[in-house]
Predicted 3D model of a 491-nucleotide part of an RNA (small-subunit ribosomal RNA, 5' domain) from an uncultured bacterium. The full RNA is in RNAcentral, with records from ENA and SILVA. It matches the Rfam family "Bacterial small subunit ribosomal RNA".

Context: one part of a larger RNA
RNA sequence: AGCGAACGCUAGCGGCAGGCUUAACACAUGCAAGUCGAGCGCCUAUCUUCGGGUAGGAGCGGCGAACGGGUGAGUAACACGUAGGUCACGUACCCUAUGGUGGGGAAUACCCCGAGGAAACUCGGAUCAAUGCCCCAUAUGCCCGCAAGGGUGAAAGCGCUUCGGCGCGCCAAAGGAUCGGCCUGCGGCCCAUUAUUUAAUCCUAGUUGGUGAGGUAACGGCUCACCAAGGGUACGAUGGGUAGCUGGUCUGAGAGGACGAUCAGCCACACUGGAACUGAGACACGGUCCAGACUCCUACGGGAGGCAGCAGUGGGGAAUAUUGCACAAUGGGCGCAAGCCUGAUGCAGCAACGCCGCGUGAGGGAUGAAGGCCUUCGGGUUGUAAACCUCUUUUAGCAGGGAAGAAGCGAAAGUGACGGUACCUGCAGAAAAAGCACCGGCUAACUACGUGCCAGCAGCCGCGGUAAUACGUAGGGUGCAAGCGUUGUCC
Numbered sequence: 001a002g003c004g005a006a007c008g009c010u011a012g013c014g015g016c017a018g019g020c021u022u023a024a025c026a027c028a029u030g031c032a033a034g035u036c037g038a039g040c041g042c043c044u045a046u047c048u049u050c051g052g053g054u055a056g057g058a059g060c061g062g063c064g065a066a067c068g069g070g071u072g073a074g075u076a077a078c079a080c081g082u083a084g085g086u087c088a089c090g091u092a093c094c095c096u097a098u099g100g101u102g103g104g105g106a107a108u109a110c111c112c113c114g115a116g117g118a119a120a121c122u123c124g125g126a127u128c129a130a131u132g133c134c135c136c137a138u139a140u141g142c143c144c145g146c147a148a149g150g151g152u153g154a155a156a157g158c159g160c161u162u163c164g165g166c167g168c169g170c171c172a173a174a175g176g177a178u179c180g181g182c183c184u185g186c187g188g189c190c191c192a193u194u195a196u197u198u199a200a201u202c203c204u205a206g207u208u209g210g211u212g213a214g215g216u217a218a219c220g221g222c223u224c225a226c227c228a229a230g231g232g233u234a235c236g237a238u239g240g241g242u243a244g245c246u247g248g249u250c251u252g253a254g255a256g257g258a259c260g261a262u263c264a265g266c267c268a269c270a271c272u273g274g275a276a277c278u279g280a281g282a283c284a285c286g287g288u289c290c291a292g293a294c295u296c297c298u299a300c301g302g303g304a305g306g307c308a309g310c311a312g313u314g315g316g317g318a319a320u321a322u323u324g325c326a327c328a329a330u331g332g333g334c335g336c337a338a339g340c341c342u343g344a345u346g347c348a349g350c351a352a353c354g355c356c357g358c359g360u361g362a363g364g365g366a367u368g369a370a371g372g373c374c375u376u377c378g379g380g381u382u383g384u385a386a387a388c389c390u391c392u393u394u395u396a397g398c399a400g401g402g403a404a405g406a407a408g409c410g411a412a413a414g415u416g417a418c419g420g421u422a423c424c425u426g427c428a429g430a431a432a433a434a435g436c437a438c439c440g441g442c443u444a445a446c447u448a449c450g451u452g453c454c455a456g457c458a459g460c461c462g463c464g465g466u467a468a469u470a471c472g473u474a475g476g477g478u479g480c481a482a483g484c485g486u487u488g489u490c491c
Stems, first nucleotide, its partner, number of pairs: 002489002005487005012358005019350001020316001025314003029311003034063003039060002042057006070269003080187007089180002094176003098172004102136004112125005141152004157168004189241003202232003207229008244266004248259004271292005294305004322348001324347003330344001331342004361391004371382004395432001397427005405418001408415002435480005440461003446475005456463002
C1' cells in the first nucleotide's frame, strides 16, 4: 500500500461498484423453457343470417429445450495459454447461386368401448388425420471401375389473392459464414527423506510398433486377432501432496513476489457411480435407464424426488442480502405476424462492505463572561470558542411542476418496471446532522488526581514495588474523519 473481509465504538445524505471465501451439507414453498391453429384431426363453450364465426382444451407433428443461468468437487492433463496442422473431419438455424417439389400406400395418438391399480400409471378392442411413417419414379451427388458402364440415395405442404401470381416452406447437391471435433511444438506448482547414481536403476502387457479387421463425422491400440519386443526415465519417468487454467488483480522504481472474488475467454461438474437413446449438436443441471445413499407417499402390492438456477429455510461459520417489480429497454426461444415465454436481463429492497462526492454553517464578536482544568494564587488555559450581531439554506423536510431512456409495434387510441424517481421552482429555519484512536521512544501530541510489581498496559524496547508524561479517570493536545481503531492475510 491492498482486501469479496470480520470484530469493537460511532453514524447525516447521495452516486457507482461489489456482497456464503466455511458444508460440491440437506432442502419446505413459489417461480427459472417454451412456442406454433399460416402442419393435423378431435373435443368443449358460445354467437349465428344456419352458410359459418369466435374463444378455449388435451393429443399427433415442427422448432427450441446442447443456448442462457450456477458451481469449482474433480483434473498436474493437449485441461489451459500461445503458435501451427487437419489431403484425417462435422456444422441445425443464416447468406449466395443451381436444379427439383411427380405418383401411390399402410399405420397411430387424441376421441369411443372395455379391463387392472390406493396411486403413479398401465393393458386390450374399434375408428380416423397430417409438413408423422413407408413404397415407386426421377438424379448435378456418393461408391466400384482406366473407360464403357454398374450400384445406391429425395421431397410437403400451408396462407393470401384482383386468380395473373405473391409469401412462408420442403428436397438434392455446391460454396460461404459461424461454431466445434481431432493432432502437434513450446510455456506455467511442491517433494528425490518418491529411482541400490550410470548399471539395464525404476515405470509400463494394449504396454511400444507392425499386418489385418471392426468402429468413428474423422486420424489413431480407439477396440479386437495375430506377429515382433518394444516405449518412458536424473533435461526427473513412476509415486505422493496441492491446485480449475488464462486475460488479469494487488504490490514493487523495476526485476520480481503473491493471488485468480466481481467482468471476459476456455475447461470440468449437476445427489453418488455407470450407461446409452434422441438429435445438426448431449452421453444432456430443471431428459431416459440401472445401481447406491438419503427424504417423502402408500390400501404394503408399489411409487415419487434431486436449488453447485432466482428468492427462501435449517446447518456450518468470525462472516455475506428480498420467499420484491417488470418484460418498458437489451438479448434469447417459438411464430408470417400480432404475440407468448424468459429469476437471462433491466430495476428496486437490505447492510458504511468498498471507492468517490457533499454536509454538519459563514462573517463579525474581549469585559478575553460563566463553568471546567492547572497554578508559584499573581495568573494561565479551554478561547473567537460560546453568548450576542449580520447573513446564507447545500443536504434532510414540506409544496408545485416533472423527464430522457421509445427504436419499435399498432388501422388508430395507445404503449416505461424503474417512478411521481432524477431534475427544476418555491417555503420555513442555523434550524435536524461528529466521532474514533492515540499522546515513554520508534511516532505527531502533557499535566493533575487515583493506584502502589496490585489493578492493569504492551507491535518491539519495556512500564507498574508512594511524587507513573507508559495502568485508570479528568482537563488539555495530536492524527484521521462518517468514519476510526483492532484482528487476519498478501506485497